This is a predicted structure of a 475-nucleotide part of an RNA (small-subunit ribosomal RNA, 3' major domain) from an uncultured Bacteroidota bacterium.
Context: one part of a larger RNA
């Protein structure tokens, strides 16, 4: 000097209290561990693994297992030779590929394609993230890390950075042997909240026409909303009360917003030899007729269990059935698919618009509301499971796919010790889009909007952190 303390002081934070609403019992999803298995590929494993790499496992993916192949290879460069290649049929085979027929000349004359000797060179999802870049996680958006001179100390180091006060802040302000810098704070960037200017199609529709059952449908307008650019506006500026100051208080004023106006992005020196050789790079070390590659089946979906994140319940603040009313983000030419028919559905046929502020997804919603019925029951509550009988995508859904229809109707009656979220347009609840993606296990992921709460009295306790000071047998 640090670092620890069931020493202290002091301060924060859904850290506890105050609340709400779940996990923790139940079925089922997806993840993991365990077993099992020819293989169930690999990785992550306390907070900081476990719907995590995977924004999509039937073939492929795919690295694993099983069996058939091939060795200068499945890809790329140079390549002497040979020839077109492409395509198309036949046979053997599971294919991969192996034999055999047809096809035959493109050309800017340089080549493109095809097979191919010898060779240089290749391949590896094989180990090591404890050799490593890069790039991420975590204390922690915590206020903190540190330097240059100067001073003090024999030195290790100290000062500054400590104190008194303030702040979300090492924010600032006042003392002070310390005077000043840097990297973090904070600001500059995006959204969003208000106006004002330009601008007026595909977007709007107030007055004025036309026109309909009706409908911005149409001629017109630019108000309006609203699209998107510039700009303006917020600083504790003002008032008041406290204070030397900084700066705090007020149900002050003005204002769309008041005090960081919400919310993004941003994460400072280092911790944890934290992840990650399986994104991708790479030093090494190992394979090299194989640990490389191709293909056909399989396996990643197993299944007595345990765990761990969520769907959906267990009902009357509900369920069913009829009516009717309001959203915002977003995607679309391999593609969204209207109208119109058929079907009970799923979907199918159909062909009109759109490369989209124009058409489609999309009547764009559900929750709401209104009326009806049910009337406390394992029930008109729950949907597991099954069984028949259809649709879809795709070479194929048997191992392994979603969806619909009609039967079937299992647990489950609010969950023990423990735990977990959140403070406001939040939590709770309600649907919607969207990446991936033929299809789809999507109840996840992200995003988007409708409705919208309850409670903080406070800092004794519990957990994490920041600063001072103490103790010490630790570094």
């Nucleotide at each position: 000097u640090g670092a620890c303390g069931g020493g202290g002081g002091u301060c924060c934070g859904c850290a506890c209290a105050a609340g709400c609403g779940g996990u923790g019992g139940a079925g089922c999803a997806u993840g993991u561990g365990g077993u099992u298995u020819a293989a169930u590929u690999c990785g992550a494993u306390g907070a900081u693994a476990c719907g995590c790499g995977a924004g999509g496992a039937a073939c492929c993916u795919u690295a694993c297992c099983u069996g058939g192949g091939c060795u200068a290879g499945a890809a790329u460069g140079u390549g002497a030779g040979c020839g077109c290649a492409a395509u198309c049929c036949c046979c053997a085979g599971a294919g991969a590929u192996g034999g055999g027929g047809a096809g035959u000349u493109c050309u800017u004359c340089g080549g493109a394609c095809g097979u191919g000797a010898a060779a240089c060179a290749a391949g590896g999802u094989g180990c090591u993230g404890c050799a490593u870049g890069g790039c991420u996680g975590u204390c922690g958006u915590c206020a903190g890390c540190u330097c240059g001179u100067g001073c003090c100390g024999u030195g290790a180091g100290g000062u500054g950075u400590u104190g008194g006060g303030u702040u979300a802040a090492g924010u600032c302000c006042c003392g002070c042997a310390a005077c000043g810098a840097g990297c973090g704070c904070a600001a500059c960037c995006c959204c969003u909240a208000u106006g004002u200017u330009u601008a007026g199609u595909u977007g709007c529709c107030a007055g004025c026409a036309u026109g309909u059952a009706a409908u911005g449908a149409u001629g017109g307008g630019g108000a309006c909303u609203c699209u998107a650019a510039a700009c303006a506006g917020a600083c504790u500026g003002c008032c008041u009360a406290c204070g030397c100051a900084a700066g705090u208080a007020g149900a002050g004023a003005g204002g769309a917003a008041g005090g960081u106006g919400g919310g993004g992005a941003c994460g400072a020196c280092g911790u944890c030899a934290a992840g990650u050789c399986a994104g991708c790079a790479u030093g090494g070390c190992c394979c090299u007729u194989a640990u490389g590659u191709c293909c056909u089946g399989g396996g990643c979906u197993a299944c007595g269990c345990a765990c761990a994140u969520g769907c959906u319940a267990c009902a009357a603040u509900g369920g069913c059935u009829a009516g009717u009313a309001c959203a915002a983000u977003g995607g679309g030419u391999u593609g969204c698919c209207a109208a119109g028919u058929c079907g009970c559905a799923a979907g199918a046929c159909g062909g009109a618009g759109c490369u989209a502020a124009u058409c489609c997804c999309a009547u764009c919603a559900a929750a709401g509301c209104u009326a009806g019925u049910c009337u406390c029951a394992g029930u008109u509550c729950g949907g597991a499971u099954u069984g028949c009988a259809g649709g879809c995508u795709g070479c194929a859904a048997c191992c392994c796919g979603c969806c619909u229809g009609c039967a079937u109707g299992a647990a489950g009656c609010u969950g023990g010790a423990a735990u977990c979220g959140c403070u406001a347009g939040u939590a709770a609840u309600c649907g919607u889009g969207g990446a991936u993606c033929a299809g789809c296990a999507c109840u996840g992921c992200c995003a988007c909007g409708g409705u919208g709460a309850a409670u903080a009295c406070g800092u004794u306790c519990c957990c994490g952190g920041g600063c001072c000071u103490u103790g010490c047998a630790c570094a």